This is a predicted complex of two RNAs, RNase P RNA and transfer RNA, with 429 nucleotides together.
RNA sequence: UCAGCGGGCCGGGCGACCGCUGUCGGCGCAAGCCGGUAGAGGAAAGUCCGGACUCCAUCGGGCAGGGUGCCAGGUAACGCCUGGGCGGCGCGAGCCGACGGAAAGUGCAACAGAAACAAACCGCCUGCUUCGGCAGGUAAGGGUGAAACGGUGCGGUAAGAGCGCACCGGCGUCACGGCAACGUGGCGGCCGGGCAAACCCCACCUGGAGCAAGACCAAAUAGGGGAGAAGGGUUGCCCGACCCGUUAUCACUCCCGGGUUGGUUGCUAGAGCGUCGCAGCGAUGCGGCGUCGAGAGAGAUGGUCGCCGCUUCCCUCGGGAAGUACAGAAUCCGGCUUACAGGCCCGCUGAACUU
RNA sequence: UGGGGGAUCGUCUAGCGGCAGGACACGUGACUCUGGAUCACGGCACCGGGGUUCAAAUCCCUGUCCCCCAGCCA
Numbered sequence: 001u002c003a004g005c006g007g008g009c010c011g012g013g014c015g016a017c018c019g020c021u022g023u024c025g026g027c028g029c030a031a032g033c034c035g036g037u038a039g040a041g042g043a044a045a046g047u048c049c050g051g052a053c054u055c056c057a058u059c060g061g062g063c064a065g066g067g068u069g070c071c072a073g074g075u076a077a078c079g080c081c082u083g084g085g086c087g088g089c090g091c092g093a094g095c096c097g098a099c100g101g102a103a104a105g106u107g108c109a110a111c112a113g114a115a116a117c118a119a120a121c122c123g124c125c126u127g128c129u130u131c132g133g134c135a136g137g138u139a140a141g142g143g144u145g146a147a148a149c150g151g152u153g154c155g156g157u158a159a160g161a162g163c164g165c166a167c168c169g170g171c172g173u174c175a176c177g178g179c180a181a182c183g184u185g186g187c188g189g190c191c192g193g194g195c196a197a198a199c200c201c202c203a204c205c206u207g208g209a210g211c212a213a214g215a216c217c218a219a220a221u222a223g224g225g226g227a228g229a230a231g232g233g234u235u236g237c238c239c240g241a242c243c244c245g246u247u248a249u250c251a252c253u254c255c256c257g258g259g260u261u262g263g264u265u266g267c268u269a270g271a272g273c274g275u276c277g278c279a280g281c282g283a284u285g286c287g288g289c290g291u292c293g294a295g296a297g298a299g300a301u302g303g304u305c306g307c308c309g310c311u312u313c314c315c316u317c318g319g320g321a322a323g324u325a326c327a328g329a330a331u332c333c334g335g336c337u338u339a340c341a342g343g344c345c346c347g348c349u350g351a352a353c354u355u
Numbered sequence: 356u357g358g359g360g361g362a363u364c365g366u367c368u369a370g371c372g373g374c375a376g377g378a379c380a381c382g383u384g385a386c387u388c389u390g391g392a393u394c395a396c397g398g399c400a401c402c403g404g405g406g407u408u409c410a411a412a413u414c415c416c417u418g419u420c421c422c423c424c425a426g427c428c429a
Base pairs, nucleotide, nucleotide: 001351002350003349004348005347006346007345008344009343010342012308013307014306015305016304017303018302020039021038022037023036024035025034026033027032041326045337046336048335049334050333051332052331053210054209055208056207058241059240060239061238062237063236065206066205067204068203069202070084071083072082073081074080085099086097087096088095089094100201101200105199106198107195108194121142122141123138124137125136126135127134128133150168151167152166153165154164155163169191170190171188172187173186174185175184176183177182214265215264216263217262224256225255226254227253228252231244232243233242258428259427260426272291273290274289275288276287277286278285279284309324310323311322312321313320314319356425357424358423359422360421361420362419365379366378367377368376373409381397382396383395384394385393402418403417404416405415406414
C1' cells in the first nucleotide's frame, strides 16, 4: 500500500423564526395568556422466546399436550450469553453448526433394480447332466439407484469372503488426563446402512390469560328476556383435599336486548443510567460515588429559512440541481430476529514493496 | 395495544413427504347458415428467501401481505 477478519461507537451540526404535548411558576372568576423546563430508538419494528406485575375463590398429585436438546458456567428467567469439546469452511485472523439416542420398538424410502436389510439378476467356481439346464458355494466384478451390507493393498482359496495380516475408518472395553463433553494410548475382527425439522425413547422445563390484565368513582338505561345443571367449581383431562349449592327465586355462567363512549389509578425510580475499584479467561457478580431522562384523546416529539457536512446527477472545472439511511414509544424489563445512506475508533491476519 | 387464522392456475377449492387434481373462466377445433349449449384437445398455479431430507405445496426457521376477535356499566 492492497485485500480481509473481529469488536465498539455515532447515525447529521450551528443559528434564527413559527408551532405541538406534558409539567412548574405567575396572572385571570373562567376560557385562557405569559415565562421557564422536559420531550423517540438502536432497532421504539416483527411479536419469535423469557421474566416482572395483575386476575382467574384456594391447594396438592398425576396424565395428556407443548418446548428445549454436546458439556460446564452465568442469569430473575430464557430457545439468550460466556468458556470449552466435536464436526465443517478458510493459507490465515476467524466464521458456521436444531450437535442426545437408528444396537428399545414401530414406520418410511416414489421410480429403477434380483435385492432397500440381513439380498444371488448377470457373472465366477464346484458337482451332476438327457448338453436344454439343475443343485450348491460366492458380495471380488457388471448393472440399477440418492443410498447396495467397512475402505485400500498383500496373502489365501475351487472361486471368493475380516478367512488371515498391515494401514485407515467405525464400535466396544481398559488405563491415564479432564468437573464434564471429550482427548490420548493399549486390547478385541466386534464391522449390526439412511431418516427422529417420522412416530418414539431418554434427560430437563412447563397451570391459563393478558395493562383492552386489574382496582376505584361517576353518568345513563327496561336492574328486561332466554338458555344451563343436580350436582357444580378448581379455565385440556383425571384423582384427592377444600369451597359453594339444595330444585329455580336471590345468586352463578352464557346468549339476546338496553345504557354509555366519562374520570382517577395501575404508569413508570427501574434486574435504571454514568463512572471507578475488586473477583473472574469470560459472560457476569459485589461494592463506592454521582444522576433522574416521554408517559398521550390509541393523537405531541414538528416545520420554514440561511450556512456547513454527506450522497447522486449534470458540467463550460468553477459551479448548479435534487435528496438527506432504516424507522418511530404506549405496562415495564432481558434477549433473539429482521431493516439500515454513510462515518469514526481499536485490535488482528495474509500478500507485495521499502528500510 | 394484545390475541387468533390464512396465502395453491384469472376465480373457488382438493391434496399434508414421492409426476399438483377438479369446477367455472380462457384459447383452438368439431357440430350449426350464425351465436349459445354440447363434445374433443390445449395452456395456466403451490406468497418470497433459507434449511432438514435421496426427494418439500406438505416438516422447520425467517420475512411480506390479507382477514377476524377483544372497551366500560347494569
The coordinates come from a structure-prediction model, not an experiment, and the mean pLDDT is 78. It holds a member of the Rfam family "Bacterial RNase P class A". Rfam's curators write: Ribonuclease P (RNase P) is a ubiquitous endoribonuclease, found in archaea, bacteria and eukarya as well as chloroplasts and mitochondria.